[in-house]
RNA sequence: AGAAGAGUAAGGGCUUUGGCGUAAAGUGCCUGCGGGACGGGGAGUUGCCGGCAGGACGAAGGCUUGUUGAGUUGCGGUCAAGGUCUUGCAUCCCGCUUCA
Repeated sequence: AGAAGAGUAAGGGCUUUGGCGUAAAGUGCCUGCGGGACGGGGAGUUGCCGGCAGGACGAAGGCUUGUUGAGUUGCGGUCAAGGUCUUGCAUCCCGCUUCA
């Protein structure tokens, strides 16, 4: 030279706690603009994740009470944090570990 391997951000499932909405925001979908992240180093997509603007679609409330409120129990492809499981550098070059 060659062969094999490790590790990230992040995504997803389950779960716990605390919120938000239930007078419909959020989630999901489409379009446009703009941004960010992507193993230790470099590059980096048609893939990933936010922001802004617009568009289409669309819902689960009930009970108690001292009733523009409060409490409680549900509901929402709801938000955040924690736990747990799982997937995981698009790809290219170099490096690292092991074998030889």